[in-house]
The RNA shown here (transfer RNA) has 72 nucleotides and comes from a Minisyncoccota bacterium. Its mean pLDDT, the model's own confidence on a scale to 100, is 80. Taxonomically the source falls in Minisyncoccota (Bacteria, Bacillati).

Parts: sequence; structure tokens; C1' cells
RNA sequence: CCUCACGUAGUUCAAUGGAUAGAACAAGCCCCUCCUAAGGGCUAGAUCUAGGUUCGAUUCCUAGCGCGAGGA
Repeated sequence: CCUCACGUAGUUCAAUGGAUAGAACAAGCCCCUCCUAAGGGCUAGAUCUAGGUUCGAUUCCUAGCGCGAGGA
């Protein structure tokens, strides 16, 4: 320098045009327990950035940023 893949919650992953963006673990509160662990209930928490297409974008397109792989 070229090509390809990926970017969603603190972490690991779903959702591939239309739902209040969902779950597990983690966090906080409560219950249970003599206490802790385990278990049960509740709460908060996210779409990398900027444009474009569309009635509607996490999803499609472009550029950028970040990360990874391959090639020269």
C1' cells in the first nucleotide's frame, strides 16, 4: 500500500428494514439463612462517528475511526 471480516450494556452474545433493541454473567436493592454461599424477586445499564437511501435504519450504501486476518 491492497483485500477481507468485525464494531450493540462492565463482559459474552442475539436481534438483519417496522415490538418499549433481548438474554446470560457481572452490578445495586429486597426476600430467604444465625452468618456466608447457593436460591428467588425487582431495578439500572448499550447500537463507534458523520453523511446518504427509506414513510421507517442496529440492519442497506459511502467516507472516516478502531480492532483483527491475509497479501505485497
RNAcentral holds the sequence, with entries from ENA. Rfam family: tRNA.